This is a predicted structure of a 578-nucleotide part of an RNA (large-subunit ribosomal RNA, domain V) from Candidatus Nanoclepta minutus.
Context: one part of a larger RNA
RNA sequence: CCAGGGACUCCCGAUGGGUAGAAAAGACCCCGUGAAGCUUAACCGCAGCCUGCUGUUGCCUUUAGAGAUCUGGUGUGUAGAGUAGCAGGGAGCGAUGAAUCCUGGCCGCUAGGUCAGGAAGAUGCGAUCCUGAAACACCUGCCUCCAGAUCUCUAGAGGCUAACCCGAAAGGGGACAGCGGUAGGUGGGCGGUUUGGCUGGGGCGGCACCCCGCCGAAAGGAUAUCGGCGGGAUCCAAAAGGUCGGCUCAGGCGGGUCAGAACUCCGCCGUAGAGGACAAGGCCAAAAGCCGGCCUGACUGCGCCCUGAACAUCAAGGGGCGCAGAGGGGAAACCCGGGCCUAGAGAACCCCGUACUCCCAUUGGUGGGGGUACGGGCUGGUGGAAAAGCUACUCCGGGGGUAACAGCGCAGUCGCGGGCGAGAGCCCCCAUCGACCCCGCGGUUCGCGACCUCGACGUCGUCUCCCCCUAUCCUGGUGGUGCAGCUGCCACCAAGGGUGGGGGUGCUCACCCAUUAAAAGGGGUCGUGAGAUGGGUUCAGAACGCCGCGAGGCAGUUCGGUCUCUAACUGUCGGGAG
Numbered sequence: 001c002c003a004g005g006g007a008c009u010c011c012c013g014a015u016g017g018g019u020a021g022a023a024a025a026g027a028c029c030c031c032g033u034g035a036a037g038c039u040u041a042a043c044c045g046c047a048g049c050c051u052g053c054u055g056u057u058g059c060c061u062u063u064a065g066a067g068a069u070c071u072g073g074u075g076u077g078u079a080g081a082g083u084a085g086c087a088g089g090g091a092g093c094g095a096u097g098a099a100u101c102c103u104g105g106c107c108g109c110u111a112g113g114u115c116a117g118g119a120a121g122a123u124g125c126g127a128u129c130c131u132g133a134a135a136c137a138c139c140u141g142c143c144u145c146c147a148g149a150u151c152u153c154u155a156g157a158g159g160c161u162a163a164c165c166c167g168a169a170a171g172g173g174g175a176c177a178g179c180g181g182u183a184g185g186u187g188g189g190c191g192g193u194u195u196g197g198c199u200g201g202g203g204c205g206g207c208a209c210c211c212c213g214c215c216g217a218a219a220g221g222a223u224a225u226c227g228g229c230g231g232g233a234u235c236c237a238a239a240a241g242g243u244c245g246g247c248u249c250a251g252g253c254g255g256g257u258c259a260g261a262a263c264u265c266c267g268c269c270g271u272a273g274a275g276g277a278c279a280a281g282g283c284c285a286a287a288a289g290c291c292g293g294c295c296u297g298a299c300u301g302c303g304c305c306c307u308g309a310a311c312a313u314c315a316a317g318g319g320g321c322g323c324a325g326a327g328g329g330g331a332a333a334c335c336c337g338g339g340c341c342u343a344g345a346g347a348a349c350c351c352c353g354u355a356c357u358c359c360c361a362u363u364g365g366u367g368g369g370g371g372u373a374c375g376g377g378c379u380g381g382u383g384g385a386a387a388a389g390c391u392a393c394u395c396c397g398g399g400g401g402u403a404a405c406a407g408c409g410c411a412g413u414c415g416c417g418g419g420c421g422a423g424a425g426c427c428c429c430c431a432u433c434g435a436c437c438c439c440g441c442g443g444u445u446c447g448c449g450a451c452c453u454c455g456a457c458g459u460c461g462u463c464u465c466c467c468c469c470u471a472u473c474c475u476g477g478u479g480g481u482g483c484a485g486c487u488g489c490c491a492c493c494a495a496g497g498g499u500g501g502g503g504g505u506g507c508u509c510a511c512c513c514a515u516u517a518a519a520a521g522g523g524g525u526c527g528u529g530a531g532a533u534g535g536g537u538u539c540a541g542a543a544c545g546c547c548g549c550g551a552g553g554c555a556g557u558u559c560g561g562u563c564u565c566u567a568a569c570u571g572u573c574g575g576g577a578g
Base pairs, nucleotide, nucleotide: 008578009577010576011575012574013573014572015571017570018569019568021565022564029399030398031397032396034395035394036391037390038389039388042193043192044191045190046189048186049185050184051183052182053181054180055179056178058160059159060158061157062156063155064154065153066152067151068150069149070148071147072146073145075143085142086141087140088139089138092125093124100119101118102117103116104115105114106113107112164173165172166171196209197207198206205226210232211231212230213229214228215227233382234277235339236338241295242294243293244292245291246290247289249273251269252268253267254266255265275284276283278344280342281341282340299325300324301323302322303321304320305319306318307317314383327336328335329334350377351376352375353374354373355372356371357370358369359368406453407451408449409448410447412446414442415441416440417439418438419437423433424432460535461533462532463531465527466524467523468522469521470520473498474497475496476493477492478491479490480489481488501513502512503511541559542558543557544556545554546553547552
C1' cells in the first nucleotide's frame, strides 16, 4: 500500500421477542338492602269478567213458609159405663131443631172421634158409682197440635204495559236488559315491588343467625374459626311450690327367708362412690336429698343495687336487698315475692279481656268511640320489614377486599431417589425384584392458599421458529451380572448430534399401522394469536334428551357464528456511509 473481518457513531430496509405494546373504567366471577326485561300456584293492587243486593222500577194473579188477630176443631198412663188437656162460674141445656137412619170428607194410640148435606121429629144430655181432679149440659179464659179466613213479611212462579231499549213507522223486547251504587268471587291482561345474612369466591349443603354448660382460653377479666363435646324454646298444683317436724343415701360384708338369684327383713362398715324433673359444670348430709303435717308468698304496691353490656352506650329479660299492705308455716328465733344455681325468652303497631276514667249524636230506640294501668294474642333470620323466580337479550356502579387462566407460595397428590431388608430369586436379602415402616429431592399432574393483576398480562389444541435442562431413548466410554458366545438385565460417565412417517379423534393424552440406531422425558406466562389458524371451549339463532307449572336451565349433545392495529423506543437480521 491492497483485500477481508470485527468494534464504535450514524443512515436505509426488514422482522415482530420486549416495552406484563395500543384499543375498550372486564361482557366471566363476586359485591350493591343498584337497574331493567321476562315468568309464575311470590306480595300488594288495578282494569276486565261473573254473581248477590239496591236505585232508575210500575200493575195483576198465584204457590209455599213464618208471625199476629179471629173462627172451628184437637188431647186414650192406671182405676173406670170411657179417647177425662188445665182453671173458674154453674143447675139446668136442647124447636135458632135432639136420638136414629142414608151419603160424603177429615183425624186416628183402629177403640173410635169429628164435620158437612138430606130424611126425621123430641124417645136426647146433666147432679149420683168408680177418680188426686167432674162433667162437651151450658158459658168464659188459657196450653199442645191441626185446619180455614184477613193482614204483614220472606222465598218462588206466571202474566201485563206505561218507565227503559230497538225500530222511520207498524211493531218487538220489557220491569228484564242497560246504566249508577255497593258487596263477594275471579283476575300476570296490566302496574308497583320484594325475593335476607353468615360463608376459606359464589351456588348447593349447613346454621357455627337467640339462649345454657364444659373445653379451646395462654392460673384476674375479656377473647375468634363452617373449632371440639353436649343441651334449651319445657316440666311440676294436695305438688316437683311454702313452712314445720322427722330421717340418711349408693355400695359392700355377715345373717335370716328361699330349691336358688333378685326383692323384702336384721346387724356392721360406708364424705357421698347416691339423690337433687331434664345438658354439663359448680354446690348440697341432724341437707338443697327422703318421708309426713298444715298450707298457696307460684302474693299486691313502691324504692334501690347488680346483671344483661369486661374495659364506651341502651332495651326486653334475669337476679338480689329493703319498705308498706294482706297472708301461710312455726312455741319461737325466723322463713316464704315459686322450683339448689347457671337455659326454658320477645319491642312498637293492631286486636281481645279486666279495672279506672272521659267523650259524642237532633227527638225516641239500638248503640258507638278515646285515654291510662295490668294480663293475653307475634315476630326461632330470635333488638322483631308485610315479600317468589329467570336472564346466554341484558345494563350500571365497584372489587384483584373475591372465583375461573397464568404467575407466586405450599407439596397432601404426582414424578424421581434413598435407608432398613420381611420376602421372592432351587440354596443365597442386595445379578435382578423388593412388602411394611422411615428419610429426602423435584415443581411437568390433581389440588390447597388467595399474595400481584378485574380503568383487561387473550383461554385449549395445531402450525411456525428459537434457546435451555437431564432423572439418557439412540449413538460414545465404562463397571456388575443368576455375563460362555449372540442377545439381554442393572448401574456409572456423558446433553455433541439425532429422536422421524402415517390412521381415526378439536384434541393434549391415549390407541393402532408400517419403518427405525432410536422413534426419551421435561422447561421457557401449560414458550410462541401487534406470527398464523380458530377445529374445541366461552355471547347473541336453532334443535334433541333431561330438569322446571313457567320464564328458563344442564363440566349433556348437536348445526351455525366478525380474531383489530400504518412499529415510537428497544431487541434481532440484512445492507450502506464515516
Its mean pLDDT, the model's own confidence on a scale to 100, is 82.